Transfer RNA from Hyphococcus sp., 75 nucleotides, folded computationally.
Model confidence (mean pLDDT): 82 of 100.
It matches the Rfam family "tRNA". The family's RNA type in Rfam is transfer RNA.
It was read from a public genome assembly.
RNA sequence: GCCGCAGUGGCUCAGUGGUAGAGCGCGCCCUUGGUAAGGGCGAGGUCGAGAGUUCAAUUCUCUCCUGCGGCACCA
Numbered sequence: 001g002c003c004g005c006a007g008u009g010g011c012u013c014a015g016u017g018g019u020a021g022a023g024c025g026c027g028c029c030c031u032u033g034g035u036a037a038g039g040g041c042g043a044g045g046u047c048g049a050g051a052g053u054u055c056a057a058u059u060c061u062c063u064c065c066u067g068c069g070g071c072a073c074c075a
Base pairs, nucleotide, nucleotide: 001071002070003069004068005067006066007065010024011023012022013021018055026042027041028040029039030038048064049063050062051061052060
C1' cells in the first nucleotide's frame, strides 16, 4: 500500500429504514438477626467522525479515523 471484518450504556454483546435492547455491573427499596442469593424499581447511549440518498438513517452509499486478520512491497 491492497483486501476483508469490526466500532452500539461502565464491561461483554444483540438488533432493526419508522420511539435503541439484553446479560453482568451500578443506585434505591423489599426480604434477612446480619451478609450472600433472590425479587421490584431506576439511572446510564450525540449507535466511531463527516457527507450523501430518503418523508425518515444506528441501519443503505461514499470519505476519513481506530482496532484485528490476511496479502504484497521497501529496508